[in-house]
């Protein structure tokens, strides 16, 4: 460093998610070792148990063990003495340290710098002392109560306890005269001296006392920094101050009592939530975020509240006391107790160790010291919980082994991996050694100090003998063998890493995108891989990536984001120019910034990790010294910013007032007669009671046509006939004057369209509602008829609009050009004139911006200044609370929940009930059908045992199927067989095949006769059938949505692209647009394009003219012949079928742009593509075919296969489609007569003859075909008849009787021949096919095929009528334009309404929590007052006295009550809208002109999207007009 996801693709916005890192962590799998760390984050719940604070005999009485000694009697007992262990009580230090927790605490805290009104035990220094007395109480021992805890009474008794007394430099108090106040000894050793034999008495140590200084340690105040919340805005009576007292170790409302009213607060007071703060961690490039475990500094707390004692230190974790609430003992009387010390239980939870050892070291209490105490602390046990460090072996080793896994079957991979072979021995095991963490203290000596001293004590040295949890230490060494030691997680992408099976939208899987619906690198398993490794994963959670809160470092025209608009307070900002200050700035120095950490650089464990030394850092505070350029401040000019004044001037600026005239509608009154009004069409309505028209006349409200203009004004909202009268602005000009007086602006305040409200008016017109009439499936609408608020006035409210330039205000610079309004000036040719300068207003466009679109001196451009908004979409501008408001409602303004988008520009497409051009039998113009009858036939629907299957808009329906009586057949109903009806391998016996008999429907099944072939090396082989054995065959069984193959449509439409270059961030455009002109992207001209491919066209085939070559079977002009091209000649002609010629806009003329091409003509068989064919771009319907044929996958194997017989595919109330016969006179019969073409013929066409009404039969030539046949060509000519009718039309059905095919015409062929003669009179509505040798009409041939066309597929004969013309349907192409569509309009998509579920809001209540507020109430306890009762030190005149104690009494005051409130969580019958859900229901409200243009503010109305009324906007499409630019 980035990356994945919004799109059919694209730049941009914009969340969402990944990778990085990290943790006191849990959780799945796994787990060899060592070293250094960490280890209840949850219940500050709850606690058995043991242990954490003692200790001093040198400070006191007492107790008095062991030992020793003495005496006694005796070999262990008395007694005595010395001794001094043990200790329970006085005392005295210590329990305020260490240790633990982090609940309250947002400030009595904490972190930095400071201050001055304090205390300080021990500990270090100074100065001065340590005399004299006294009285007690424990303990003890007796007595009493009590279950226990304890306790109570009088009795001895010491002390360093305790109380006086004497001294007191300092000391403390003063009124500066003077007051007051203190102590204790205990041990050591000691030469004279005294002794009551204890000792005095000197020393020396450890002590008291007081006083000072210091050192530690506390306390107290300042300043600044220190979380969210304004949906908390006001808070405060001891509350801010004074002044006197009081209290404190000490200032101080710290407490009282008086005075004053003040203090805090938008720079957030006050309430609310939520938290211990640092030093540090974590993470980031930093600035920053988030944290605050271990470790270290403070603070706060020790079961919950409240309280003081005691002391140097407490309002005291292991102290006391009361209240509470648990837990325990109890004799019910009454006691005990606090693990948030170390261990440990329970209990909560995802989750955190052992009731371990030593005081050996470090540190602390206490002692003169030995010592003793210390869950402090040093080790050790548990945990991969974390960091670091080794290990699990090296080398070698292809037959590339077995084995798994894929496979195209060949191989490939696992894999040098394993096995072999040859080495190595860290770690673990194992033997045995064996540091360092030990210094002191104690004892001896010697030497200093102290002293009268050589004693004691102490200091250095020196020596002695000792002190060790750890520990089975670390190292080191022995043995011994690869021996004991790899897992986890991923493998669609982001992200490294793929294959099979197996599942089949199931089971699952997922961070995001998303996978799974029978071929899943994405589910489960496997192989193989891929990344970390004794650990991997997954979850939480924090920082990062995120520039996605942006100080560094983003925005706000269209993506979220300019407040509608002014004024104008605080606050931000500020012209020019001198001094002067030094507050912000900048420099030095100083003090701090604690230690650990992180950095640098050295050192020690092997190395790291760790530890450790030194040094930088600690970006910061506070002091002092300086500098003055810039902000600032103080003072002082200055005129350019501001503004005044003078003189003009443009205006729908704004208020009243008051006046014209045009028109509606009403009303009177005149003429006049039958409609009038309305609309897509019409109907409600008016109108013979006389309407509408028309004319005259009154009264009235409303708005001001033309001027009128992207013109004017105004801040905006807005302002429009005209005159007065009052008044804001704003522009230019001249010239003075003031001297920064300015800009912007949270709060605040004014104005603010329309629609709405209250009061009172007026009310022509229009017109929410509301009535009717239409329309409609409906129509609560569009559209008509009508109407009432409203609109209008006046006061007074509302305050919202797409209040928009979607573009805040002021200022300053930055290229032109053109119009327009209004002013000033110059100059001339005096003009509808040129220029030049201001201030508006508009429109192109340079440079710059933008994602683009567009902005572009009226900026969205460069730059400053101030303000306002914005942070995914939904929920939602919503709830809740507050404020405004009569009411509507407005204005602040969320969050659960839910998705992965939402939402902007711009591109290519598709769409449009958008718009331009073309085109096509599209349509019109014609000429002929269907649709109406019968019949055929195909379908659908029914039916059936079955009526196999498939095709379904054009593009399925005379289609697969070029022909279903059996067969076909695939379907059903019965009967059969299972290696099979069919292939291939293996064995076996047998030649095989075919005939006859019986059974049966028939397949089959049993029987009998007959009979041996081909090869050959003579075993044997090869077809062939039979049997049997398994591999397998077999399947019109599913999947056309797994597929080839093929075909079908848009469409023979004119269109698809592609290089290279250009242009655009890019998707992409360009070329391929435009001008023209074609059938055609056909060609020509332009042009940033310029070529090139796939289509078009031509190359081909046929038909039309002509030549050349050839000359049967074909042909026949002249010769010759005949019934006859019949034959002889001949090939000239026709014709055959084979090369070749011709047509190219090539020529003239004309239009056209000097094109291209079009329009005329010429000549030519033919003329502008000569007719026809064939031939079908990229592409598109998951279009049809798995049942032609091929195949994957799936199913099925005595059956979904195979044979066989009968059936059925032909059914029939019906419904469509495709033809065929007609309905008749342009016709039917009946006779005569002419003229083709293509094409088929041996299990075949069949002449010609006979026979039969006929179909046809019986004979039977000739042709494997230019040579025989099919072969009559029909319409059509002539000639007759029929006369408009159900017919001499029309054939339908049925009777009957024949013919051919054929194992067989019953289901269910075709024909014929005799009779019978149905419907039908030119077919609604709608609908088709066709532009010429074409429509129509006539016939004929062929495929299939035993037999059966009205079908199909071809042949030729006869042969029209139109077409002005592109407006409209319909289909296509080519620009354009709009689009919220991309599965592309068969698209999208709103709303209510019914179910499910989620979360949230209101709720009569109910039920906690925490708090204000009055008042009750008052334990302990402090203080104050009493004290009649009790009383050792001390005075005493002996009586008391001071003093003190108990008790009582007030004040404060904790818990607990009682009333009322706030502010908040739980609940809740019911209710309210929201949000997710599968293919619900209405209906179509938005996207395209979305079929009534959208939207937005108000109001009414409506099942619902909505729908009207009244302003408002373009984010509206197409047309026409006016304006303007531009070429």
């Nucleotide at each position: 460093a980035g990356a994945g996801u919004u799109u059919g693709a694209u730049c941009a916005u914009g969340g969402c998610u990944c990778a990085g890192a990290u943790u006191g962590a849990a959780c799945g799998c796994u787990g060899g070792c060592g070293g250094c760390a960490u280890g209840c984050c949850u219940a500050a719940c709850a606690c058995a148990u043991g242990c954490a604070a003692g200790u001093c005999g040198a400070a006191c009485g007492a107790u008095g063990a062991a030992g020793u000694c003495u005496a006694g009697c005796u070999u262990g007992c008395u007694a005595g003495a010395c001794g001094g262990a043990u200790u329970a009580g006085u005392g005295g230090c210590g329990g305020a340290c260490g240790g633990g927790u982090g609940a309250g605490u947002a400030a009595u805290g904490u972190a930095u710098a400071g201050g001055g009104a304090u205390c300080u035990g021990c500990c270090u220094g100074u100065u001065a002392g340590u005399g004299g007395g006294g009285g007690a109480c424990a303990a003890c021992a007796g007595c009493c109560g009590g279950a226990a805890a304890c306790g109570g009474c009088g009795g001895c008794u010491a002390a360093u306890a305790c109380c006086g007394c004497a001294u007191a430099c300092g000391c403390c108090c003063u009124a500066c005269g003077g007051g007051g106040g203190a102590a204790a000894g205990u041990g050591g050793g000691g030469g004279a001296c005294c002794u009551u034999c204890g000792g005095g008495c000197c020393u020396c140590a450890c002590g008291c006392c007081a006083u000072u200084a210091g050192a530690u340690g506390a306390g107290c105040c300042u300043a600044u920094g220190u979380c969210a919340g304004a949906u908390u805005a006001g808070c405060u009576a001891g509350u801010u101050g004074g002044u006197a007292g009081g209290g404190u170790a000490a200032a101080g409302g710290c407490c009282u009592a008086c005075c004053a009213a003040g203090g805090c607060g938008a720079c957030g007071a006050u309430c609310u939530g939520u938290a211990g703060c640092u030093g540090g961690u974590u993470u980031g490039a930093g600035a920053g975020a988030a944290u605050g475990a271990c470790c270290a500094g403070c603070c706060a707390c020790a079961c919950u509240g409240g309280g003081a004692c005691u002391g140097a230190g407490a309002c005291a974790c292991g102290g006391c006391c009361c209240a509470g609430a648990c837990u325990c003992c109890u004799a019910c009387g009454g006691g005990a107790g606090g693990c948030a010390g170390c261990a440990g239980u329970g209990a909560g939870g995802a989750a955190u160790a052992u009731u371990g050892c030593a005081c050996a070291a470090u540190g602390g209490g206490g002692g003169c010291a030995a010592c003793c105490c210390u869950g402090a602390u040093g080790c050790a046990g548990c945990a991969a919980u974390g960091c670091c460090g080794c290990g699990u072996g090296u080398g070698u080793g292809a037959a590339g082994a077995a084995g798994g896994c894929c496979u195209g079957a060949g191989g490939g991979u696992u894999g040098u991996a394993a096995a072999g072979c040859a080495c190595u021995u860290u770690c673990a095991a194992u033997u045995g050694u064996g540091a360092g963490g030990a210094a002191a203290a104690g004892c001896c000596a010697a030497a200093g100090g102290u002293u009268a001293a050589u004693a004691a004590c102490u200091u250095u040295u020196g020596g002695c003998a000792u002190u060790g949890a750890c520990g089975u230490u670390a190292a080191c060494u022995u043995u011994a063998g690869a021996a004991g030691a790899a897992g986890c997680a991923c493998c669609g992408g982001c992200u490294a890493a793929c294959u099979c099976c197996g599942u089949g939208c199931c089971a699952g899987c997922a961070g995001c995108c998303g996978c799974g619906g029978u071929a899943a690198u994405a589910c489960g398993g496997a192989g193989g891989g891929u990344c970390c490794a004794a650990g991997c994963g997954u979850u939480a959670a924090u920082c990062g990536g995120a520039a996605u809160u942006a100080c560094u470092g983003g925005g706000c025209g269209u993506a979220a984001a300019g407040c509608g608009c002014g004024c104008g307070u605080a606050g931000g900002c500020g012209g020019u120019u001198u001094a002067c200050u030094a507050a912000g700035u900048c420099a030095g120095a100083u003090g701090u910034g604690a230690a650990a950490g992180c950095c640098c650089u050295g050192g020690g464990c092997u190395c790291a990790a760790c530890c450790u030394a030194g040094g930088a850092a600690c970006u910061g505070c506070a002091u002092u010294u300086g500098a003055a350029a810039c902000u600032a401040g103080u003072a002082g000019g200055c005129u350019a910013g501001a503004g005044u004044a003078u003189g003009g001037u443009a205006g729908a600026g704004g208020u009243g007032a008051g006046u014209a005239g045009a028109a509606u509608a009403u009303c009177a009154g005149g003429u006049g007669u039958a409609g009038c009004g309305g609309u897509g069409a019409a109907a409600u309505g008016c109108g013979u009671a006389g309407a509408g028209a028309u004319c005259u006349g009154a009264a009235g409200g409303a708005a001001c046509a033309u001027c009128a203009g992207u013109g004017g004004c105004g801040a905006a909202g807005g302002c429009g006939a005209c005159u007065c009268a009052c008044u804001g602005g704003g522009c230019c000009a001249u010239u003075a004057c003031u001297g920064a007086c300015g800009c912007u602006g949270a709060g605040g305040u004014g104005c603010g369209a329309a629609a709405g409200c209250g009061u009172g008016g007026g009310u022509a017109g229009c017109a929410a509602a509301c009535a009717g009439g239409a329309u409609u499936a409906g129509a609560u609408a569009c559209c008509c008829u009508g109407g009432u608020a409203g609109u209008c006035c006046a006061c007074g409210c509302c305050c919202u609009a797409a209040a928009c330039g979607a573009u805040g205000u002021c200022a300053a610079c930055u290229a032109a050009g053109u119009g327009u309004g209004u002013g000033g000036g110059a100059g001339u040719u005096u003009a509808a004139c040129u220029c030049c300068u201001g201030c508006g207003u508009a429109u192109u466009g340079a440079a710059g911006c933008u994602a683009a679109c567009g902005c572009g001196a009226u900026a969205a451009g460069u730059u400053g200044a101030c303000c306002g908004c914005c942070u995914g979409g939904g929920g939602a501008g919503u709830a809740c609370g507050g404020c405004c408001g009569c009411a509507a409602g407005g204005c602040u303004a969320a969050a659960a929940c839910u998705c992965a988008a939402a939402g902007g520009a711009a591109u290519u497409g598709a769409c449009g009930g958008g718009g331009g051009c073309c085109c096509g039998c599209a349509c019109a113009a014609g000429c002929g059908g269907u649709g109406g009858a019968g019949u055929a036939u195909g379908u659908g629907g029914u039916u059936u045992a079955a009526u196999u299957c498939g095709a379904u808009g054009c593009a399925a329906c005379g289609c697969g199927a070029a022909g279903a009586a059996c067969c076909u057949u695939a379907c059903c109903u019965g009967g059969u067989c299972u290696u099979g009806a069919c292939a291939u391998c293996c064995c076996g016996a047998a030649a095989a095949a075919g005939c006859c008999c019986u059974a049966g429907a028939a397949a089959u099944a049993g029987g009998g006769a007959a009979g041996u072939g081909c090869u050959c090396u003579c075993u044997g082989g090869a077809a062939c059938g039979c049997a049997g054995u398994g591999a397998c065959a077999g399947g019109u069984g599913c999947u056309g949505c797994a597929u080839g193959g093929c075909u079908g449509u848009c469409g023979u439409c004119a269109g698809c692209u592609c290089g290279u270059g250009u242009c655009g961030u890019g998707a992409g455009a360009u070329g391929u647009u435009g001008g023209g002109u074609u059938a055609a992207g056909u060609c020509c001209c332009g042009c940033a394009a310029c070529g090139a491919g796939c289509g078009c066209a031509a190359c081909c085939c046929u038909c039309g003219c002509c030549a050349u070559u050839a000359g049967u079977u074909g042909c026949c002009a002249g010769c010759a012949u005949u019934a006859a091209g019949u034959u002889g000649g001949g090939c000239a002609c026709u014709c055959u079928a084979a090369u070749g010629g011709g047509a190219c806009u090539g020529c003239c003329g004309g239009u056209g742009u000097c094109a291209a091409a079009c329009c005329g003509g010429a000549g030519g068989a033919a003329g502008g593509c000569g007719g026809g064919g064939a031939u079908g771009a990229c592409g598109u319907c998951a279009a049809g075919u798995c049942c032609u044929c091929a195949u994957g996958g799936c199913c099925u194997u005595u059956a979904u296969g195979a044979c066989c017989a009968g059936g059925g595919c032909u059914a029939c109330a019906c419904a469509c489609g495709u033809a065929c016969u007609a309905c008749a006179a342009u016709g039917g019969c009946c006779g005569g007569u002419a003229c083709a073409a293509c094409g088929g013929g041996c299990a075949g066409c069949c002449a010609c003859u006979u026979c039969g009404c006929g179909a046809g039969a019986a004979g039977g030539a000739g042709c494997a075909a230019a040579u025989c046949c099919c072969u009559a060509a029909a319409a059509g000519c002539c000639g007759g008849u029929c006369u408009c009718a159900g017919u001499c039309c029309g054939g339908a059905u049925u009777g009957g009787a024949g013919u051919c095919u054929g194992c067989a015409a019953c289901u269910c062929g075709a024909c014929u021949c005799c009779a019978u003669g149905a419907a039908g009179u030119u077919g609604g509505a709608a609908u088709c096919g066709c532009u010429a040798g074409u429509a129509a009409u006539c016939g004929u041939g062929g495929a299939u095929c035993a037999g059966c066309a009205u079908g199909c597929c071809g042949c030729g004969g006869u042969g029209a009528a139109u077409a002005c013309g592109u407006u409209c349907c319909c289909g296509g192409g080519c620009c354009u334009u709009g689009u919220a569509c991309a599965c592309a309009c068969c698209g999208c998509c709103c709303g209510u309404c019914a179910c499910a579920c989620c979360a949230c809001g209101g709720g009569a209540g109910u039920u906690g929590g925490u708090u204000g507020u009055a008042c009750c109430a008052g334990a302990a306890g402090c203080g104050g007052u009493u004290g009649a009762g009790c009383u050792a030190a001390c005075c005493u005149u002996c009586g008391g006295g001071a003093g003190g104690c108990a008790g009582g009494c007030c004040g404060c005051c904790a818990a607990g009550g009682u009333a009322u409130g706030g502010c908040u969580g739980g609940u809740a019958a019911c209710u309210g809208g929201g949000g997710u859900g599968a293919a619900g229901u209405c209906g179509u409200a938005a996207c395209a002109a979305g079929g009534u243009a959208g939207c937005c503010c108000u109001a009414g109305g409506g099942g619902a999207a909505c729908c009207u009324g009244c302003g408002g906007u373009u984010g509206g499409a197409u047309c026409a007009c006016c304006u303007c630019c531009u070429u």